[in-house]
Transfer RNA from Hyalangium rubrum, 73 nucleotides, folded computationally.
RNA sequence: GCCUCGUUCGUCUAUCGGCAUAGGACACCACACUCUCACUGUGGAAAGGCGGGUUCGACUCCCGCACGAGGUA
Numbered sequence: 001g002c003c004u005c006g007u008u009c010g011u012c013u014a015u016c017g018g019c020a021u022a023g024g025a026c027a028c029c030a031c032a033c034u035c036u037c038a039c040u041g042u043g044g045a046a047a048g049g050c051g052g053g054u055u056c057g058a059c060u061c062c063c064g065c066a067c068g069a070g071g072u073a
Base pairs, nucleotide, nucleotide: 001072002071003070004069005068006067007066010026011025012024013023018056028044029043030042031041032040049065050064051063052062053061
């Protein structure tokens, strides 16, 4: 250089073109419980790498770029 795969809350992950608020676990915050902490319970905040295209509608399909992983001369 070329080819393939990937990029979603702080972390891990679900979704695989459709309704409303992108769901879950852990972590975090608040409250309750407790003499206190922990545990437990309830609630809350938190995400589609960037730019374009297709479409009535895109995290999802297509193109480019960036980053990561693997393969190859």
Its Rfam family is "tRNA". Rfam classes the family as a transfer RNA. From the family's description: Transfer RNA (tRNA) molecules are approximately 80 nucleotides in length. The source organism's lineage runs through Bacteria, Myxococcales, Cystobacterineae, Archangiaceae and Hyalangium.